The part of an RNA shown here (large-subunit ribosomal RNA, domain IV) has 357 nucleotides and comes from Thermotogota bacterium ADurb.Bin062. Rfam family: Bacterial large subunit ribosomal RNA. The sequence was found in a public genome assembly.

[in-house]
Context: one part of a larger RNA
RNA sequence: CCCUCGUUAAGGAACUCGGCAAAAUGACCCCGUAACUUCGGGAGAAGGGGUGCUCUAUUAGCGUGAGUAUAUUACACAUGUAUGAGCGUGAGAGAGCCGCAGUGAUCAGGCCCAGGCGACUGUUUAGCAAAAACACAGGUCUCUGCUAAAUCGAAAGAUGAAGUAUAGGGGCUGACGCCUGCCCGGUGCCGGAAGGUUAAGGGGAGAGCUUAGUGGCAACGCGAAGGCUUGAACCGAAGCCCCGGUGAACGGCGGCCGUAACUAUAACGGUCCUAAGGUAGCGAAAUUCCUUGUCUGGUAAGUUCAGACCCGCACGAAAGGCGUAACGAUCUGGGCGCUGUCUCGACGAGGGGCUCG
Repeated sequence: CCCUCGUUAAGGAACUCGGCAAAAUGACCCCGUAACUUCGGGAGAAGGGGUGCUCUAUUAGCGUGAGUAUAUUACACAUGUAUGAGCGUGAGAGAGCCGCAGUGAUCAGGCCCAGGCGACUGUUUAGCAAAAACACAGGUCUCUGCUAAAUCGAAAGAUGAAGUAUAGGGGCUGACGCCUGCCCGGUGCCGGAAGGUUAAGGGGAGAGCUUAGUGGCAACGCGAAGGCUUGAACCGAAGCCCCGGUGAACGGCGGCCGUAACUAUAACGGUCCUAAGGUAGCGAAAUUCCUUGUCUGGUAAGUUCAGACCCGCACGAAAGGCGUAACGAUCUGGGCGCUGUCUCGACGAGGGGCUCG
């Protein structure tokens, strides 16, 4: 010097990103216990008091209960009532005793206030993350009529399910309470079938090659049938175009200018654009750039925190909105208690290191 412990004057979070760590609380009995609440809870809320030993005392009481007496009965058995040895258990009270201290050692919640997130118990990154992430009951949309849909598998077959729409699959949301606005123009999905487009296929107009023949002195031209190649019109589903619907489908939810008898502001008006221009609720928020916004509270002093305001850079309604008792090794702010976290160190113990052997 390091590690692990113990103690520490006065102060008591001044430490620090942060009370991290430590200290403190702690058992049992009694008293007592707020807001809020889904009436269960919150609660061990909080906050107080008691606890040893001796005697009164084999305490009161309670449990068990041999036995005894008695009633019913003809006896016995049985049952009821009273009493009751022994054994077990056992508060509370009074008197006294000792110590600094009596759950005398050990084991054994610190508490409160306010807020964010998630309802909750659960689950998770085996080996840096346990969470506000996942799951969850509940909600809703959608598919599926049974050889179900869906999934695995070249297939057989299997799961679904020895189930049958109060069932099964998928998506989203996530207890509960109050609610969930507007837009169907784009994309998706569902429905429609008149018209347009349209594949294979059908169809075969026409064209080309070939040549018996034929014209020609020849070169060459024309050229039937057949064969080969090609091939227009026309007919031809779904899909797409088209017509509707649909948002707890993917998604989206404006700008400029003016206006009131102080000023300021604008209930009001004008205009442009749009499919429609953000409703309720919330709001400097796990979202606010400017920003340590402004005000109020808390502090002597507060970039955090709580309550408000609203100018929402860039909240907003099941990628749910806003609340919410209970719950949480969650996150944030404050307080009481408590302390070597600190002022600021010190001393001690054990184990290392180090020195010597």